[in-house]
Molecule: c-di-GMP-I-GGC riboswitch aptamer
Organism: Actinomycetota bacterium
RNA sequence: CAAGCCAAAGGCAAACCCGUCGCAAGGCGGGGACGCAAAGCCACGGGGCCCCUCGGGCCGGCCGGGCUACCUGCG
Numbered sequence: 001c002a003a004g005c006c007a008a009a010g011g012c013a014a015a016c017c018c019g020u021c022g023c024a025a026g027g028c029g030g031g032g033a034c035g036c037a038a039a040g041c042c043a044c045g046g047g048g049c050c051c052c053u054c055g056g057g058c059c060g061g062c063c064g065g066g067c068u069a070c071c072u073g074c075g
Stems, first nucleotide, its partner, number of pairs: 001075001003072002006073001011036002016031006034061001040067003044064003047059005
């Protein structure tokens, strides 16, 4: 540098339930694990969703892109 199918260490945590904030999408905390090699971060492009007149907002666990990073036997 590459790779991570399988293996090791460590990590995250869908659905659902409880609490809480929000008109809502949804966020946060606890429980819980379907999965994840960036399921870490960023709404830049596409996409989805909510309120909706304009317009504003949400999703990074939909895809692309950008930035950053732990571990490792094998190459």